Notes
TPP riboswitch aptamer (THI element) from Pseudorhodoplanes sinuspersici, 113 nucleotides, folded computationally. Its mean pLDDT, the model's own confidence on a scale to 100, is 76. The sequence is in RNAcentral, with records from Rfam and Ribocentre.
RNA sequence: UGCGAUCUCAUGGGGUGCGCGGCGGAUCGGCCGCCGUGCUGAGAGGCCAUCCGGCCAACCCAUCGAACCUGAUCCGGGUCAUGCCGGCGGAGGGAGUGAGAGAUGCACGCGCC
Numbered sequence: 001u002g003c004g005a006u007c008u009c010a011u012g013g014g015g016u017g018c019g020c021g022g023c024g025g026a027u028c029g030g031c032c033g034c035c036g037u038g039c040u041g042a043g044a045g046g047c048c049a050u051c052c053g054g055c056c057a058a059c060c061c062a063u064c065g066a067a068c069c070u071g072a073u074c075c076g077g078g079u080c081a082u083g084c085c086g087g088c089g090g091a092g093g094g095a096g097u098g099a100g101a102g103a104u105g106c107a108c109g110c111g112c113c
Base pairs, nucleotide, nucleotide: 001107002106003105006101007100008099009098010097011062012061013060014059017039018038019037020036021035022034023033024032025031045056046055047054048053068093069092070091074087075086076085077084
């Protein structure tokens, strides 16, 4: 001097599922809403609207990209049930970044002994 794990801020991307109980509503029925509670998970939150949706918060991810979406009303296992676990699968798509800090790290150069 450069690289730079990592951290911070900004910017961008993303998901919010499945049961049980109570109450209420609708229906022939499937169903819907609210409250409580349980499961998985980093995350299943809140407000407005209540037909679509919008905003905020937390969390995760940002190309070295498994955050997330598609395939998928998929396949196997398991569960009261569910992307709950595994497969599919390093398959396809995916935000196509800006600033600052920065070691006990790495590389190169120079000086001195």